[in-house]
RNA sequence: AAAAGUAAAAGGCAAACCUUCCGAAAGGGGGGGACGCAAAACUUCCGACCUAAGUUCGCAUGAGGCGAAUAAGGCAGCGGGGCUGCCAAG
Numbered sequence: 001a002a003a004a005g006u007a008a009a010a011g012g013c014a015a016a017c018c019u020u021c022c023g024a025a026a027g028g029g030g031g032g033g034a035c036g037c038a039a040a041a042c043u044u045c046c047g048a049c050c051u052a053a054g055u056u057c058g059c060a061u062g063a064g065g066c067g068a069a070u071a072a073g074g075c076a077g078c079g080g081g082g083c084u085g086c087c088a089a090g
Stems, first nucleotide, its partner, number of pairs: 005087001012037002017032006035077001042082002045080003049074002054070006
C1' cells in the first nucleotide's frame, strides 16, 4: 500500500415491540428498546415488493357511495447498480 473479513481493538447502526408526532395509506421523524448488521452510511438508476389520496373506468343512488386499474407516494434492514467510508490478522 492493498483488502480476505475468520482474530483483536476503537467505536458505529438498530428489527420486533412500546410511546409520541406527521401522513389518506403504505410509511416516516423523535424517545425508549435490541433481532440482527462490515457498509443495516448515502443515492430510487434497474427489478421486486407495499400503499392508492388524486385520476380514469365501471356500477349504483334523491344524496352520501361501492368496485377495478393506476405512483407522480413509499421501501436503501429485498436484490442489483452508483458513490463515500472505520478497523484490519496471516

c-di-GMP-I riboswitch aptamer from a Deltaproteobacteria bacterium, 90 nucleotides, folded computationally. Its mean pLDDT, the model's own confidence on a scale to 100, is 86. Taxonomically the source falls in Myxococcia (Bacteria, Pseudomonadati, Myxococcota).